[in-house]
Record summary
c-di-GMP-I riboswitch aptamer from an uncultured bacterium, 75 nucleotides, folded computationally. Of the family's consensus pairs, 95% are formed in the model. The sequence was found by an Rfam model in a public genome assembly. Its mean pLDDT, the model's own confidence on a scale to 100, is 86.
RNA sequence: GCAGGACAACGGCAAACCGGCGGCAACGUCGGGACGCAAAGCCACGGGGCCCUCAGGGUCAGCCGAGCUACCGAA
Numbered sequence: 001g002c003a004g005g006a007c008a009a010c011g012g013c014a015a016a017c018c019g020g021c022g023g024c025a026a027c028g029u030c031g032g033g034a035c036g037c038a039a040a041g042c043c044a045c046g047g048g049g050c051c052c053u054c055a056g057g058g059u060c061a062g063c064c065g066a067g068c069u070a071c072c073g074a075a
Stems, first nucleotide, its partner, number of pairs: 005072001012037002017032006035062001041068002045065003048060005
């Protein structure tokens, strides 16, 4: 350094639900709230789900795969 991930350490993120705002909607965002997460950080490239003003457009990264980046230091 790479892989790997512990009854380790410092921490981090935040489901459902509730409220405000935006959107036709899926959903997003802010606040509360924690089901969980060792990439639950980023990314819409592939598959897939969902929505629509449905030849098309949008959305979901906490559905799966791929790619990029990263804290710690036990086997």